[in-house]
Molecule: transfer RNA
Organism: Patescibacteria group bacterium
RNA sequence: GGGCCUAUAGUUCAAUGGCAGAAUGAUGGUCUCCAAAACCAUUGAUCCAAGUUCGAAUCUUGGUGGGCCCG
Numbered sequence: 001g002g003g004c005c006u007a008u009a010g011u012u013c014a015a016u017g018g019c020a021g022a023a024u025g026a027u028g029g030u031c032u033c034c035a036a037a038a039c040c041a042u043u044g045a046u047c048c049a050a051g052u053u054c055g056a057a058u059c060u061u062g063g064u065g066g067g068c069c070c071g
Base pairs, nucleotide, nucleotide: 001070002069003068004067005066006065007064010024011023012022013021018054025043026042027041028040029039030038047063048062049061050060051059
C1' cells in the first nucleotide's frame, strides 16, 4: 500500500427494510429469624457522517476503532 470481516444495554448475544429483544448485571419489592436461592417490577443500547426508501440496526458511500490475510 491492497483485500476481507466486524462495531447493538455495564457484559455476552439476537433482530425478513416495518414496535430494538433475551440472558446476565444494577436498583426496588415479595419470601426468610438473617442471608443465599427463587419469584415480581423497574432500569439501560444500534460507532460517526451522508445517501437510497413512505420507512434503515439492516441496503449504498465515506470516515473511525478492532481483528485477519497478501505485499